Overview:
Predicted 3D model of a 73-nucleotide RNA (transfer RNA) from a Rickettsiales bacterium. Its Rfam family is "tRNA".
RNA sequence: GGGUUAUUAGCUCAGUAGGUAGAGCAUCUCGCUUACAUCGAGGUGGUCAGCGGUUCAAAUCCGUUAUAACCCA
Numbered sequence: 001g002g003g004u005u006a007u008u009a010g011c012u013c014a015g016u017a018g019g020u021a022g023a024g025c026a027u028c029u030c031g032c033u034u035a036c037a038u039c040g041a042g043g044u045g046g047u048c049a050g051c052g053g054u055u056c057a058a059a060u061c062c063g064u065u066a067u068a069a070c071c072c073a
Stems, first nucleotide, its partner, number of pairs: 001072007010025004019056001027043005049065005
């Protein structure tokens, strides 16, 4: 220098033919207990890496930038 893949909640990750963003863990509240843990119920938490484009509508399609991993030279 060329190519491929990944980037979504604090962490690990789902989310396909574009149509209201989810799970587990963690955290908070309540119940249970003498108390703690476990367990049960509920809640909070996201400008979907940045910018731009296409579209009535984009996490999803296109371009570009950034970061990381791998392959070729």
NCBI's taxonomy places the organism under Bacteria, Pseudomonadati, Pseudomonadota, Alphaproteobacteria, Rickettsiales.